[in-house]
RNA sequence: CUCUUAUCCAGAGAGGCAGAGGGACUGGCCCGAUGAAGCCUCGGCAACCGGAAUUUUCAGGUGCCAAUUCCAGCAAAGCCGUGUGCUUUGAAAGAUGAGAG
Numbered sequence: 001c002u003c004u005u006a007u008c009c010a011g012a013g014a015g016g017c018a019g020a021g022g023g024a025c026u027g028g029c030c031c032g033a034u035g036a037a038g039c040c041u042c043g044g045c046a047a048c049c050g051g052a053a054u055u056u057u058c059a060g061g062u063g064c065c066a067a068u069u070c071c072a073g074c075a076a077a078g079c080c081g082u083g084u085g086c087u088u089u090g091a092a093a094g095a096u097g098a099g100a101g
Stems, first nucleotide, its partner, number of pairs: 001101008013042005021031003025073004043065003047062003050058003069093001074090006
């Protein structure tokens, strides 16, 4: 990097260094000098693997700690006030884990 598979409406803070961006992409809408991204220290959450235990717990390995994956982005169905509206479902894309190449 590619493929397969599972999950993604819950959960989770302080300090220091740093200085203007960030929320994957597009359109919105948000966060940000009451300091963004990034790095470090301590802390926490608990998705997967793992250990106990029999459906709860531990926190070893990754991961994560604003907003439903922030919402939509393609399709189908339904509703009706007929709006490119609202709701539901499934895809596509993305993130993370595990396995394989």
Molecule: SAM riboswitch aptamer (S box leader)
Organism: Brevibacillus borstelensis AK1